[in-house]
Context: one part of a larger RNA
This record gives sequence, structure tokens and C1' cells, in this order.
RNA sequence: GGCAGGGAGUUUGUGGUAGUGGCAAGGCUAAGAAGAUAAUCUUCGGAGCCGCAGGGAAACCGAAGGUCCGCAGCCGCAAGGUCAGGGACGGGGUCUGAAUAGGGCCCUUAGUCACUGCCACCAGACCCGAAACCGGUUGAUCUAGCCCUGGGCAAGGUGAAGUCAAUCACCAGAUUGAUGGAGGCCUGAAGGGGUUCUGACGUGCAAUUCGUUCCCAUGACCUGGGGUUAGGCGUGAAAGGCGAAUCAAAACCGGAGACAGCUGGUUCCCUCCGAAGUGUCCCGUAGGACAGCCUGGUGCGAGAGUGGCGGCGAUGUAGAGAUACUGUUUGAGUUGACUGGGGAAGAAAUUCCUUGGCGCUUUUACAAACUCCGAAGUCGUCGUCCUCGUAGACCACCGGAGUUAGGGGCUGUGGGGUAAACUUCAGUUCCGAAAGGGGACGAACCCGGACCAGGGUUAAAGCCUCUAAAUGCCGGCUAAGUAUAAACUGAAGAGCGUCCCCAGCCACAGACAGCGGGAAGGUUGGCUUAGAAGCUGCCAUCCUUUAAAGAGUGGGUAACACCUCACCCGUCGAGGUUGGAGGGCCUUUAAAAUGAACGAGGUUAAAGCCGGCUGCUGAUACCCUGGAGUCGCGAAAGCGGCUGGUAGGGGGGCGUCCUGCGCGGGAAGAAGUUCGGCCGUGAGGUCGAGUGGACCGCGUGGGAAUGCAGAUCCUGCU
Repeated sequence: GGCAGGGAGUUUGUGGUAGUGGCAAGGCUAAGAAGAUAAUCUUCGGAGCCGCAGGGAAACCGAAGGUCCGCAGCCGCAAGGUCAGGGACGGGGUCUGAAUAGGGCCCUUAGUCACUGCCACCAGACCCGAAACCGGUUGAUCUAGCCCUGGGCAAGGUGAAGUCAAUCACCAGAUUGAUGGAGGCCUGAAGGGGUUCUGACGUGCAAUUCGUUCCCAUGACCUGGGGUUAGGCGUGAAAGGCGAAUCAAAACCGGAGACAGCUGGUUCCCUCCGAAGUGUCCCGUAGGACAGCCUGGUGCGAGAGUGGCGGCGAUGUAGAGAUACUGUUUGAGUUGACUGGGGAAGAAAUUCCUUGGCGCUUUUACAAACUCCGAAGUCGUCGUCCUCGUAGACCACCGGAGUUAGGGGCUGUGGGGUAAACUUCAGUUCCGAAAGGGGACGAACCCGGACCAGGGUUAAAGCCUCUAAAUGCCGGCUAAGUAUAAACUGAAGAGCGUCCCCAGCCACAGACAGCGGGAAGGUUGGCUUAGAAGCUGCCAUCCUUUAAAGAGUGGGUAACACCUCACCCGUCGAGGUUGGAGGGCCUUUAAAAUGAACGAGGUUAAAGCCGGCUGCUGAUACCCUGGAGUCGCGAAAGCGGCUGGUAGGGGGGCGUCCUGCGCGGGAAGAAGUUCGGCCGUGAGGUCGAGUGGACCGCGUGGGAAUGCAGAUCCUGCU
């Protein structure tokens, strides 16, 4: 680790509520007592509790029996009448008060006791789980400090003071040589330590070891024995170190099942309904309380609605606007008996020029906190239709919850943000709590809401092969394998790729392109210039001959020359040419890491793209048949609706153990166990055979330490 067994909402008290039962304006006994066939039970026991009246702090005072509406029921052929319970009004009690005012609470009758279910609170309170806190004890055989008493330190080196001698010296003393043997001195064994390899080992030899290297090694040295200091305390050359493998407060036992808004787990079946991730408040944001949304029950008795259309009313968003305001903004104007600066002239007054501010006129561009305007919508109300509702809705009251970490798509091109599978709102939808079909694959994209079984038809999406169904039909486009991807990328820009559309102009009196020919004269126009002759530059740009030919389109020359173009003719013979913020497909723009991804193969008048048509395939959808459950209707026969589901609420069952009563089985083989058959929607039940060798079951009541795959832990086996 696996398997098996054990293993988690219990019990007491009190309260709330529902059901059942007894008695009822009453209901019940408690402690205790007596009896007895003795934990049961019977009979007493009325103390006391709840109810029968409320209001008021208290003193104190102290309530109905009127009217109307009206459901069920009853009566009636009907219209309608009557009307328990119910509703409305009126009336009443009391408190406040000056009040005969107003207001608060209350009155026109149902309780109480017992049992059971659910819930709350008190308790360990569904189970396991801290780190901690406090009390009392036990520890200094480890280790830290101190005290007492003992022990230990090879060898070598260095050579302090002191001393002696010699020399020098007037003295003081100095120098030299010996001697001497100091030192938290040096090297290095024992001994002590534990630096490096960040070596070995790392289920080790070892809960700190082994090897190498390294530090100290006469001292603040090492060490034996004895003693002493104790837990908020000791000891500490101080590292929060050490105090028996334990230390930012030891260990042990106890308080104790500490508390945990946190993590994990919480055991059989079927069935009806079925959420929320929102608001307010809270030292509140991992949690609570109240409301909202779910569920079960009860009451009332007729309307309810989220829907469509229309009428009336409200509104100030999107948009739009600018002498309709506020604020901002571009340029221009201004003779406006407003105003500032600079300059000029002048002796000054003043005049002129220039440049600003404010105002006015005109013009340009704007606004979440601008509006002369102003939708779609939304809201209110009325009418009408529709849907739901006497099979009881809406509403109200009572019991039980869970939820209060949400998420994606679409819309508002909402607010924030460069953006995001981002964040924050509103509406809607889905996932959450939804399976099935499609999208190759996928929580929320498309289709569609699964009671069970069988048959058929469709939806989305598809129909060359994998792969069910068209190598279907008609008309275009694409040559890029573009594409074959609904969402699942590709932009601005570029293209004489190609198809289409529109407009202008030219054209059988011959266009466009190609080819052949011409392209002249005045004149080298004038000026400029060294030169300037169509062609450096400036000015002008006429006339003639012509079919046509510019005082010249480009090249060229120093300047000419020369070539060419415009323009004209011929040849040829049918459309040409230009334009468009034109349209379609296509190309480019277009870069990622081992070798490529339309799901793949593969596909080119398609198996691609666009438009149209007809078939077919394809879900748990829809239809049909049979069956089950549930909610209803109905006298019945029968008929109709509904039956996905997490948290969660309600209902009904299966099984285990013990027990009262009743009835049974068993050595001709009980329980248990192994294998198999049958029945039941299921928990499960039952039968047969083998094994086993002594107890077991059914019906109907009662009671639970009552159901395991999961947690923690215990036991056994493996």
C1' cells in the first nucleotide's frame, strides 16, 4: 500500500411549531404517600402551572350580543333568498390628555395535558484535527556557570629579566662574551577542537559518522570524582545559545472532549418540487443577522400577468444643435462718443501709426457634470385581446432551508483600461444544477430540455473516401492548392492578375496599334552671347505654301548639322481609348524556433468561392404503440396534464439488531458460506445445489450505540 472488521446529527432540560389522542371554560398534577403479583403498575396527593380580560410605570379603572357585504352549505325550475366560519363599518375597555379631539394597546371566546416529528437554545452537542494558555510536579548522570578535591601536557626551537667576566669610563654607567631560562612565545605528538573538500555516507557504521586538510597544544589549557543554581526561572567571553536526541519559555500529569468564523470526512432506495451567488447592517468583507429567491402546511375566495395592439400622460438618453444658455475654440471685421501698452510729430492741448483686453458683427471646431431640440425605448394609467386562475391563482400567516466567492455568450460599440479568457455596471440568455445531436477534439457556439421500451419523421449540421447520405442539376468566379475553418485572425498600402459595372471621347466619310512616306518657306524671329541657327536664358509667338508641319516634344552639336515627336497622307480593316477615393475573385503586404498540418486522404469548368433548385442522411427533439409513477377530472368506464436536476424542502419504502403478541421451520440438516436460476423501478426478496453442523424465520406492534468506498484512528490478515 491492499483487503476485512470497527468508525461520525446523539442524549438531558427548556421553548416554538405541526400532527395524533384525552378532557374542555376548563385542563394537568409535582414532590410525596399508600397498595401490589414490585424498576413496570394501581389509587391518592390541587401545593402549583397554563387558560378564562385588558389597559396603565403605578394608583386604579375595566370590554360583545348593532348594521351591511358575503364564500362553502342549505332552499329554489330560474331569478334569487338565507348565510356558520370570513370581511367592512359602527360600538366598547383602558392609557395619554382640558377634551365628548386625535392616537396607542385591547374586546365580539378555546384551552390544556400527554405522545410523536421538525427546529432553536443550554450543555463536548455530527466526527477527527492545532499552534497555544493555566496549575501541580520531575529533572544540571547531557549541557552552561560556579565551588571543593585529584590527574595530565613526547620532542624540538627561540632565548626576556637577573648574574659573572672582560674592556671602556672621574663618576653615573656603557659595550662585548658567557651564564641564565622568562613567555595567555614558535614548530609539533598525546590531548582538545571541528576550517576546507561545500569529499565519502546520506532506508548511513552513525538521529552528526568516515577520510583529507586545518586550529590550539604551560594556559582565559585539557580532564576524573563530589557538590550547587530550575522553567517567565536558571546559566550564558551573547549564538536566543544551553537546561537529558526536546527550547523565543523543558518534560510529565491534570484543567480537557480548551477554542477553531479554518481543512478533511459524514454510511440504504425510490419519488414530488427545486434555488442562490443580490440588497441593508455588523472591527464586516473565508463569517453572521434581516430581506430577496426554494420548499411544506394553513387561511381567504376572485382576480392575477412578466405578454400583443391602441389611447392619454411622464421622461431628457442615442442623435443633433450653436445670437437657445453655460464653458471652450479658428480666422476676419468693427466709428464702440469702452479701455491698457509702445512709437512718431508737437511747447502743450492734441493728432497720427501700431499692438492688446472687453463688447458687438460674421466665421470655424466642440462638451459626462451645455441644451432651442429630440427619438427608439421605458414607466404609469385606461380599453381590448391573449395567458394563468374556483382543479383555489394573487395575497396573507406558520414550519424547514440553502444561498449572500459565481462564470461565459450577445446587446448598451455603456464606465475604467494600450489591451486581455481584464475590470466594473444594466438587460437578456446559457453553464452553474443539463444529459443527447452538431462544431475533428472543447462547461456555457448551433440544434434541443433525457420517466421506461419499441417503431417512424425531422432539427442543427451534412451527403468523393475514412463516414450515414448527391462524384446531383443550372449559372458565374478563382489558377493562388487561393481555398476546402460559421465563430476559429489577417490591416493600411500596392498590382497593365483577371471578370463585371458606369461615364466621356474617337470610329467603315476607316478609329487605336504597327509599318511606309511627308514634317516646308519668310527665318539663323528679336534680345542676350565668344557662339545661341526650334531645343542656355529673356521677350514675342505672326504670316505664307499646304493633305499636314510648333518661331517647336525629346535626344544631339562649340555653334550648325543629324535623329525624333506633334501634325498630315498611305497601307490595314473593327472596335478603340480615357476616367472612377466603382464592384467581385486573386497576388503582395504576411517572420519562430527537430518535419507539415483543411480532422486526414485527397480535390482544379472542383470535393474551392458566389447565386439558385431538387432529393437524401441525421438527436433522448416531434409523431405512433405499449408500460410505470404523479397531479387532477369523473359515479364508473375512462380521459387529460406532468415526470433532467446540485444546495435544499416534502412524501413513501428496503434492510440490520433487541423486544411484546400471534404463527411456524430445523440432525430426513438451522445459521453462516460458495455457485447458479427467477421476481421487483430500486433498496432488496426468493428458490436450487454444494459446504456447514445447531439454531432460525414469517405476520403485526414497540425500541434503537441501525446501513460505509472514501476522514482521523484502532484491530486482524496480506
Overview
This is a predicted structure of a 718-nucleotide part of an RNA (large-subunit ribosomal RNA, domain II) from Hadarchaeota archaeon (SeqCode). The full RNA is in RNAcentral, with records from ENA. It matches the Rfam family "Archaeal large subunit ribosomal RNA". Rfam links the family to the GO terms ribosome and structural constituent of ribosome. The coordinates come from a structure-prediction model, not an experiment, and the mean pLDDT is 82. Lineage of the source: Archaea > Methanobacteriati > Hadarchaeota (SeqCode).